The prediction has a mean pLDDT of 84. Predicted 3D model of a 1512-nucleotide RNA (small-subunit ribosomal RNA) from an uncultured prokaryote. Rfam family: Bacterial small subunit ribosomal RNA.
RNA sequence: AUGCAAGUCGUGCGCGAAACGUAGACUUCGGUCUGCUAGUAGAGCGGCGAACGGGUGAGUAACACGUGGAUAACCUACCUGGGAGCGGGGGACAACUUUGGGAAACCGGAGCUAAUACCGCAUACGACCGCGCGAUCUUGGUUGCGCGAGGAAAGGCGGCUUUUCGGAGCUGUCACUCUCAGAGGGGUCCGCGUUUGAUUAGCUUGUUGGUGGGGUAAUGGCCUACCAAGGCGACGAUCAAUAGCCGGCCUGAGAGGGCGAUCGGCCACACUGGAACUGAGACACGGUCCAGACUCCUACGGGAGGCAGCAGUGGGGAAUAUUGGACAAUGGGCGCAAGCCUGAUCCAGCAACGCCGCGUGGAGGAUGAAUGUCUUCGGAUUGUAAACUCCUGUCAGUUGGGACGAAAAGUUAUCGGUUAAUACCCGAUGACCUUGACGGUACCAGCAGAGGAAGCCCCGGCUAACUCCGUGCCAGCAGCCGCGGUAAUACGGAGGGGGCGAGCGUUAUUCGGAUUUACUGGGCGUAAAGGGCGUGUAGGCGGCUUGAUAGGUCAAAGGUGAAAGCCCUCGGCUCAACCGAGGAACUGCCUUUGAAACCAUCUGGCUCGAGGCCGGGAGGGGGUAGUGGAAUUCCUGGUGUAGCGGUGAAAUGCGUAGAUAUCAGGAGGAACACCAGUGGCGAAGGCGGCUACCUGGACCGGUUCUGACGCUGAGGCGCGAAAGCGUGGGGAGCAAACAGGAUUAGAUACCCUGGUAGUCCACGCUGUAAACGAUGGGUGCUCGGUGUUGCGGGUGUCGACUGCGGGUGUUGACCCCUGCAGUGCCGACGCUAACGCAUUAAGUAUCCCGCCUGGGGAGUACGGUCGCAAGGCUGAAACUCAAAGGAAUUGACGGGGGCCCGCACAAGCGGUGGAGCAUGUGGUUUAAUUCGACGCAACGCGAAGAACCUUACCUGGGCUUGAAAUGUAGUGGAAAACUUCAGAGAUGAAGUCCCUCUUCGGAGUCGCGCUGCACAGGUGCUGCAUGGCUGUCGUCAGCUCGUGUCGUGAGAUGUUGGGUUAAGUCCCGCAACGAGCGCAACCCUUGCCCAUAGUUGCCAGCAGUUCGGCUGGGCACUCUAUGGGGACUGCCUCGGAAAACGGGGAGGAAGGUGGGGAUGACGUCAAGUCCUCAUGGCCCUUACGUCCAGGGCUACACACGUGCUACAAUGGUCGGUACAAUGGGUCGCGAAACCGCGAGGUGGAGCCAAUCCCAAAAAGCCGGCCUCAGUUCGGAUUGCAGUCUGCAACUCGACUGCAUGAAGUUGGAAUCGCUAGUAAUCGGGGAUCAGCAUGCCUCGGUGAAUACGUUCCCGGGCCUUGUACACACCGCCCGUCACAUCACGAAAGUGGGCUGUACUAGAAGUCGCCGAGCUAACCCGCAAGGGGGGCAGCUGUCGAUGGUAUGGUCAGCGAUUGGGGUGAAGUCGUAACAAGGUAGCUGUAGGAGAACCUGUGGCUGGAUCUCCUCCU
Repeated sequence: AUGCAAGUCGUGCGCGAAACGUAGACUUCGGUCUGCUAGUAGAGCGGCGAACGGGUGAGUAACACGUGGAUAACCUACCUGGGAGCGGGGGACAACUUUGGGAAACCGGAGCUAAUACCGCAUACGACCGCGCGAUCUUGGUUGCGCGAGGAAAGGCGGCUUUUCGGAGCUGUCACUCUCAGAGGGGUCCGCGUUUGAUUAGCUUGUUGGUGGGGUAAUGGCCUACCAAGGCGACGAUCAAUAGCCGGCCUGAGAGGGCGAUCGGCCACACUGGAACUGAGACACGGUCCAGACUCCUACGGGAGGCAGCAGUGGGGAAUAUUGGACAAUGGGCGCAAGCCUGAUCCAGCAACGCCGCGUGGAGGAUGAAUGUCUUCGGAUUGUAAACUCCUGUCAGUUGGGACGAAAAGUUAUCGGUUAAUACCCGAUGACCUUGACGGUACCAGCAGAGGAAGCCCCGGCUAACUCCGUGCCAGCAGCCGCGGUAAUACGGAGGGGGCGAGCGUUAUUCGGAUUUACUGGGCGUAAAGGGCGUGUAGGCGGCUUGAUAGGUCAAAGGUGAAAGCCCUCGGCUCAACCGAGGAACUGCCUUUGAAACCAUCUGGCUCGAGGCCGGGAGGGGGUAGUGGAAUUCCUGGUGUAGCGGUGAAAUGCGUAGAUAUCAGGAGGAACACCAGUGGCGAAGGCGGCUACCUGGACCGGUUCUGACGCUGAGGCGCGAAAGCGUGGGGAGCAAACAGGAUUAGAUACCCUGGUAGUCCACGCUGUAAACGAUGGGUGCUCGGUGUUGCGGGUGUCGACUGCGGGUGUUGACCCCUGCAGUGCCGACGCUAACGCAUUAAGUAUCCCGCCUGGGGAGUACGGUCGCAAGGCUGAAACUCAAAGGAAUUGACGGGGGCCCGCACAAGCGGUGGAGCAUGUGGUUUAAUUCGACGCAACGCGAAGAACCUUACCUGGGCUUGAAAUGUAGUGGAAAACUUCAGAGAUGAAGUCCCUCUUCGGAGUCGCGCUGCACAGGUGCUGCAUGGCUGUCGUCAGCUCGUGUCGUGAGAUGUUGGGUUAAGUCCCGCAACGAGCGCAACCCUUGCCCAUAGUUGCCAGCAGUUCGGCUGGGCACUCUAUGGGGACUGCCUCGGAAAACGGGGAGGAAGGUGGGGAUGACGUCAAGUCCUCAUGGCCCUUACGUCCAGGGCUACACACGUGCUACAAUGGUCGGUACAAUGGGUCGCGAAACCGCGAGGUGGAGCCAAUCCCAAAAAGCCGGCCUCAGUUCGGAUUGCAGUCUGCAACUCGACUGCAUGAAGUUGGAAUCGCUAGUAAUCGGGGAUCAGCAUGCCUCGGUGAAUACGUUCCCGGGCCUUGUACACACCGCCCGUCACAUCACGAAAGUGGGCUGUACUAGAAGUCGCCGAGCUAACCCGCAAGGGGGGCAGCUGUCGAUGGUAUGGUCAGCGAUUGGGGUGAAGUCGUAACAAGGUAGCUGUAGGAGAACCUGUGGCUGGAUCUCCUCCU
């Protein structure tokens, strides 16, 4: 688009067809006419309905809605009940006929006509209106009596009777008129409730009220004229934004919070805006008129339309259904009824959208099948799951049967009512006749067969559920925390598992948890949060007592709180969802009655709160005027001379033109030392010489007065440090800015020299601070101790005065006790997250005010307001993060503190760093220069020894079950060994030899070759996957546990404290008591003695001697090697605490762990090592494995580490001569002797070692020479000649001889070792090793110096303190700049929305005026005509909308610009955290790349030290 959703009534009225078909008549057979069709269809007049039902939520913050009232201020068609009626007339208009205009819609003229249409007249009990007299009640109520005025109607149908067939009479019924009531429905008014914003604070002129009038059903500024000047608002007016309201729904323990779909009640709307008409009811969804936008038709003149009814279409959107059936039921409209209409409704269709129910099978079934997955390779799991066996039959399928929902109505019979009536009508009962859209649906039965029917999410924690593979900060996941950088339960796949299940998961939203807006039920010292302080308005709260009232309060009763829903009980669908019935509930509001304690109101009283009065003393309380001395600076003069000043050190600066210093005099400004004190006063800010005047407050005492006058306090008003501003003064010192000098990498700073605003005064402004006790004010209550200030009381002591003494009195000081008021400290209960607070509360109560609600953005932006300005007050959002924060704990750290130790410093001795060489490393080079180790704690390290080997690297040549191992199958022959040849060699080829047993078939052992299968092999990667081992802090004295106790807890205590020690060693004390690992001791060695034992050791005495312990002999001594002893602060003395312990002493070989070694707590460094070994994972497998030759690890411009040798005379050199210890030695050490200048060679005794050998010890001592020089120092380098080892010294060994004779004359900055048999110096031995030592390990010889001491450097231990650190200061962290990106602000302007004001034009329409035009009913009139009334029209008020002008406001865009947020690695500095290296923070002002710096005042939320004070 299209169809349908409101019609109905012929029992109100007039008119009135046609077709098909059929009947009859006529016929020129072509057909024509008439009747039936039918008084039907149809339109019209008229009545009722159309204002219900259905839809939607735009508007509306309002009497719209909810709830409860009022209407004495009202209306009500149809319905019900009561009363009274319904008489008699008149004139029209549609339809219709005719005519005209128009494309159409439709319109006009003429003529006819009916009514339950319209209009007079009569009547009028009530009702309405006016008047009079009452009663009752009170807004205009009800009612009685009397008078007056005006006002009604309609018929239809049935029956009977009658009839002039027009009608009339009676009766019934449905209509009709008037009226009184009822029911139901509405109108209006009122109390209470009903979103957000104050960055909306003032709004209002019909506005508020009155009087008269109009209007309405009705009150009312609802409208109008006049009068008055009111009305509303902080208890939130006005304005802006948002929104239909409620019963209820979701959530919640509740209180609440969110929402207002379905169902129900109310409201509003019907294309947008305006308006009225009709009507009982509308300002009317499917009516009218006008204006506007849009769509459609058109002959261009003009017309038509309104789905937010049901379907449906398009569009929009993440997304939302059929152009279905039926009026069978329920309900509605009309009708007497039958009935008609009904997209209301009842049903069906679509969508797992929701709720509920059901199925997809049940039982058995272990070779625990196969497959898959994992695996420790054994197995586990999938899993009774499947297969297989036996059953069942829901749903779906198929065949058949088959509902409830139906009651009525109608016809008829009987009875009753009505009536004259057996008609009609109504009611009851019976019979008959039918009525189902859903639907052949629900339901029931038969048949067949496990047959057709399972998915989605998840498995790191929250949160139920785990493995493998892939990937490798990639790809990806993610609700929060967070996973992923090669072993991912977090990504992807798989297996397995968990959850739910015809669903599951995601997204969005609401409530909950969240006591996280706190009414129930929170807070504000430090976490966010007390206003800077007072005064006081409104408001809130308020002492004791009498009486009254009854607003709050409480109780009872009544009304209401619709139904549905929720809850309980019962019932109906097989159950349930769902539905029906009854009950309860609806916590609210209203009315009546009652109570009178409390709150409130009124009233009378009281004195305790509060205030007044009198008498006192205290005080840096405030204001004004005057005045004083010290000091700084300046000026003048004197003395006086070269410096002064300043700093960490300096310089700028001042000074020979006379400074600084010093003396005298003068000028001027500012501040007031001592007293001075956690002392005083003040509301706070704040206040300090002295005097006077003016003045505020507090406190104490009083047998005085008033009588609740009180407390708090939103707004308001006042005060308010410092800085700053304005005007005018003043200006000594100090001092932002500024200048100069330093410091520094820089230094716009810290330090220094100057210096202007300012600091001071007067007047005015500003109004903020860490304006702090980070603690609002008032009142009451709640253990104590100890100071201090003011006033008062008491006992005592000491004075003074009254007259010298006594007494008494007055007064002062002091001690003690005590009352009130203030101000401190400690501390109990209690409170607190803890710290802490604690009668001056942060305790316990109460009243009032202010403030908070995660961090950042931000106290910013915009707006408003105040200010001269600076700026103040008020005060957001976007965006962004998962924290920010408090208190306390443990550590770590500090350019914090205390105590203590260490060759840590200091005091010493000797070195390194300079030279040459050796060696290691880096770097470079190279085919390769294999790899590892990197501050201490890598660098003479792994390596206790690279020519080949080692060897891992490079080049080249080979091998592939492999160089070595195990198993197995097959096969071959013994194997091995030896020889020859080729080759660089590995290797290859050839040859020789031929095991045991035997039944001669064969079998077998060990070992081997070959072929194959399993596997080997890897010094390939990961030491950040690991074991083991090691380094280091550190041989430092620490690290822990059990039980108990303390703390909410982390944790603490013990382990701290006082002493002491090498020591957490010991003692004492102590809420701790004990224990463990560490320390020490036990072990080894060395120093003394003893015993035992004497060979290879020793030799005192004896004997011999070749003079050598050589021999006899001895074991005494030395020594050896076993066992003992010894040293324990045991003794004395002093100190200390009567301890531990320390100082000194005696004795002793040794004295306070005697010396040395081994021994290394819990842990730290992801320290080192996968190249010792072991080992997970990954990688290679004719190579990253393995064999071989050669080369390389030995390179060389350079840099560093560790050493050796030196530079010389404490030395070098030559000669002579003395004294060790530890060790090693048979593949060895190797003597004597001989040779060689020598390295060495020959030789081979002796020795498996207290026996022999290496083996000479050297420095030393004695003597000679050298004489300060690049040397008789120094020995590098180079040449020649050799020796030794070895298969082999070219790359690349060590040594010897001769020759050569470099650098170097004691080493810059810096740095190392050592405290006694040590450093220094001297030599010896050993491991490795064929050979190779300046390295490493070890042995003895000679043998010092110094230590005042702990201030400083480094490291460490304990206690304490601060911390923004915890990857722990190699920490954390701030700001500018640069880049990227995001949101926001400003901005010349620009395009819109909403809205105010003024003016203007003004449609439709209502109302008013006019109405010369037109006009049937009524009146007058014989008539003509007139009157009355009406209409068209004109005009005025109002008026939608439009226009013009000017404002307000809202959101949008905007060149450019401003700051802000975010971002793994950018730049500059280092502001903060420790005393953060200048303590920090703060208000304000100035300055500066930046963090920031400086001035001024303030704070402690500053460490440390000293002093003072207080407490313990």
The RNAcentral record of the sequence draws on ENA.